[in-house]
Context: one part of a larger RNA
RNA sequence: CCCGCAGCUAGACGGAAAGACCCCGUGAACCUUCACUGUAGGCUGAUACUGGGCUCGAGUAUGUGCUGUGUAGGAUAGGUGGGAGGCUUUGAUCCGGGCGCGCCAGCGUCCGGGGAGCCAUCCUUGAAAUACCACCCUGCGCUUACUUAAGUUCUAACCCUGACCCCGUGUAACCGGGCAGGGGACAAUGUCAGUUGGGCAGUUUGACUGGGGCGGUCUCCUCCAAAAAAGUAACGGAGGAGUUCAAAGGUACCCUCAGCCUGGUCGGCAAUCAGGCUCCGAGCGCAAAGGUAGAAGGGUGCUUAACUGCGAGACUUAUUAGUCGAGCAGAUACGAAAGUAGGACUUAGUGAUCCGGUAAUCCCGUGUGGAAGGGUUAUCGCUCAUCAGAUAAAAGGUACUCUGGGGAUAACAGGCUUAUCGCUUCCGAGCGUCCAUAGCGGCGAAGCGGUUUGGCACCUCGAUGUCGGCUCAUCGCAUCCUGGGGGUGAAGAAGCUCCCAAGGGUUUGGCUGUUCGCCAAUGAAAGCGGUACGUGAGCUGGGUUCAGACCGUCGUGAGACAGGUCGGUCCCUAUCUGCUGUGGG
Numbered sequence: 001c002c003c004g005c006a007g008c009u010a011g012a013c014g015g016a017a018a019g020a021c022c023c024c025g026u027g028a029a030c031c032u033u034c035a036c037u038g039u040a041g042g043c044u045g046a047u048a049c050u051g052g053g054c055u056c057g058a059g060u061a062u063g064u065g066c067u068g069u070g071u072a073g074g075a076u077a078g079g080u081g082g083g084a085g086g087c088u089u090u091g092a093u094c095c096g097g098g099c100g101c102g103c104c105a106g107c108g109u110c111c112g113g114g115g116a117g118c119c120a121u122c123c124u125u126g127a128a129a130u131a132c133c134a135c136c137c138u139g140c141g142c143u144u145a146c147u148u149a150a151g152u153u154c155u156a157a158c159c160c161u162g163a164c165c166c167c168g169u170g171u172a173a174c175c176g177g178g179c180a181g182g183g184g185a186c187a188a189u190g191u192c193a194g195u196u197g198g199g200c201a202g203u204u205u206g207a208c209u210g211g212g213g214c215g216g217u218c219u220c221c222u223c224c225a226a227a228a229a230a231g232u233a234a235c236g237g238a239g240g241a242g243u244u245c246a247a248a249g250g251u252a253c254c255c256u257c258a259g260c261c262u263g264g265u266c267g268g269c270a271a272u273c274a275g276g277c278u279c280c281g282a283g284c285g286c287a288a289a290g291g292u293a294g295a296a297g298g299g300u301g302c303u304u305a306a307c308u309g310c311g312a313g314a315c316u317u318a319u320u321a322g323u324c325g326a327g328c329a330g331a332u333a334c335g336a337a338a339g340u341a342g343g344a345c346u347u348a349g350u351g352a353u354c355c356g357g358u359a360a361u362c363c364c365g366u367g368u369g370g371a372a373g374g375g376u377u378a379u380c381g382c383u384c385a386u387c388a389g390a391u392a393a394a395a396g397g398u399a400c401u402c403u404g405g406g407g408a409u410a411a412c413a414g415g416c417u418u419a420u421c422g423c424u425u426c427c428g429a430g431c432g433u434c435c436a437u438a439g440c441g442g443c444g445a446a447g448c449g450g451u452u453u454g455g456c457a458c459c460u461c462g463a464u465g466u467c468g469g470c471u472c473a474u475c476g477c478a479u480c481c482u483g484g485g486g487g488u489g490a491a492g493a494a495g496c497u498c499c500c501a502a503g504g505g506u507u508u509g510g511c512u513g514u515u516c517g518c519c520a521a522u523g524a525a526a527g528c529g530g531u532a533c534g535u536g537a538g539c540u541g542g543g544u545u546c547a548g549a550c551c552g553u554c555g556u557g558a559g560a561c562a563g564g565u566c567g568g569u570c571c572c573u574a575u576c577u578g579c580u581g582u583g584g585g
Base pairs, nucleotide, nucleotide: 001585002584003583004582005581006580007579008578010577011576012575014572015571022406023405024404025403027402028401029398030397031396032395035203036202037201038200039199041196042195043194044193045192046191047190048189051154052153053152054151055150057148058147059146060145061144063142064141065140066139068137078136079135080134081133082132085119086118087117094113095112096111097110098109099108100107101106158183159182160181161180162179165178166177167176168175206218207217208216215235219241220240221239222238223237224236242387243285244344245343249303250302251301252300253299254298255297257281259277260276261275262274263273283292284291286349288347289346290345307330308329309328310327313324314323315322319388332341333340334339355381356380357379358378359377360376361375363374364373413460414458415456416455417454419453421449422448423447424446425445426444430440431439467542468540469539470538472534473531474530475529476528477527480505481504482503483500484499485498486497487496488495507521508520509519510518511517548566549565550564551563552561553560554559
């Protein structure tokens, strides 16, 4: 050096299983509910099957009889019109009695007696006679017709019963008919409507995001960031808007503010007044920015251009949108006129399409005339605010879970960083009786390390097994012991502190799953760390982290909880590298 044999498992991010944790998908499935929309079923009503009486009530219509005092007034005057006569032996004035109404004055009606008169036009009144006739109003009674509610009753629909009631070849308990009995227009059933309805079904349950969730945000305006054209991001830093005004618009004309100083009754730092200084520091409805005194600010007069039809040409811009605009025509306001005026000093004050409403309209209008309906013009209805708006209409749970993907994205480990952490150095305020530095060292400064907690999300989600213990270790030195030194506030002894030094060593128990820690007993000492927080193809499986269950808390619930508790399958025969022992060439 080559080839074996027997072994051990440190590595081959070993094998197995397109990760079950996490995220994503306008994926799925079950489950829940005061999510949405339906629905079986339940309840109620109407109607058909479904008919007859009686009682009571309501409504409408016809006919008829009555009914109506505000005051003044012979007095219970409903309204209007005609009207000079009307009623009466078919029995008036009057008398007696009964009934009804009553604002107790009276009115209406019936019976009996009686026997020929009674009322109106007169005087009061807004209106003249129920003297008489007609049409009506308010309220009431009766008759008839129709409709209808409720109750009760009947039997003929309909339902039920009759295992020796009868018949059908029949003592088959079935079917049909008859007969008898019970119920009865109810029930049952059909249709329609209302209500209820996680019993069941179909679905929805946003995105951004230094993982996801929780929180916050989502459209528009102003400033900075923004790097002197424009534009420019972040869960960067600050603020605002979802309007207001008939004057706060148009025009003509006029005026100048804030602040300070001085003087002046109450009056003061500051009110109103006078004088001066002052180019803008005020004001401009509201945020900010730009602008503005030669007005856009403050007034007064007259007014409606906060007009209609248009618009050369530009800015901006992926699109849709957005913005500016001279000028032309019509009609108008102000101004002597020239002229100015198509809202407001400017930039926010907002919403596409569909669908529907309103007004107008020379439009279309299904054989024709209309109509219905539609079009066109104007306008209205959206915290469609997730603001380029999926639907008119929508919340949750999953540890019972599933699927497609992702190291595009979290938890372990590694990597980068080193705020935090550990260690060192510098400076020297002060302590140390005196004395900064024996020993300490404020406030600060410079580093090193990569053991903590983090930040980032770079390999790994077609899998890199996660705490602790056991076993076996190996390395660093910032040294716990042993060794050698310096200083000392080192008398000696024992210490304190610093330097050199990694050869060797560095215990056993109790509690807890514990690492850690506390306690006990020894010992020269019971070091700190790295090694995928060394080591599960070496062991364990107590903890954490599946499915079962209990408690507390939360939730309407399904369920949830770095809350607790009991229970809970740890696979691999070693090919290569490596290592141990051994053999052959």
Large-subunit ribosomal RNA, domain V from a metagenome, 585 nucleotides, folded computationally.
The coordinates come from a structure-prediction model, not an experiment, and the mean pLDDT is 83.
The full RNA is in RNAcentral, with records from SILVA.